The RNA shown here (FMN riboswitch aptamer (RFN element)) has 124 nucleotides and comes from a Fidelibacterota bacterium.
């Protein structure tokens, strides 16, 4: 330097002020947030994953395993060797259940989970 197990950490943010209202952190009018990984150069909106939703199979059967479907939004201008990622402009996007219509409030979740860092062993 790479190869594999096997363990231990670690791993999501956010409605300030206002307006009607009987009531709303849901609605108006504003505010504010941006998980992993990858890309010549830094990304919510380029690519890909996770989660959420609906669903087949196995089992020692209500819990676990392992499939599959589904899954949102961006344009312009400048710099530059390079940037849909940096500068500047304008704009969009966000699972379910609950409840006064919820990306920010409570719930499943002291869950799970891309993935990160690190210890140990084993190989070359």
């Nucleotide at each position: 330097u790479u190869u594999u197990g096997u363990c231990u950490u670690c791993g999501g943010g956010g409605a300030a002020g206002g307006g009607a209202g009987a009531a709303u952190a849901u609605c108006c009018c504003a505010a504010c947030c941006g998980g992993c990984g990858g890309u010549u150069a830094u990304a919510g909106c380029c690519c890909g994953c996770g989660a959420g939703u609906c669903u087949g199979c196995u089992u020692u059967c209500u819990a676990a395993g392992u499939g599959g479907a589904u899954u949102g939004a961006a344009a312009c201008u400048g710099u530059g060797a390079a940037a849909u990622u940096c500068a500047g402009u304008u704009g969009c996007c966000g699972a379910c259940g609950g409840u006064a219509c919820a990306g920010u409030c409570c719930g499943g979740a002291u869950g799970a989970g891309a993935g990160a860092a690190g210890a140990u062993a084993u190989a070359u």
Rfam family: FMN riboswitch aptamer (RFN element). Rfam links the family to the GO term FMN binding.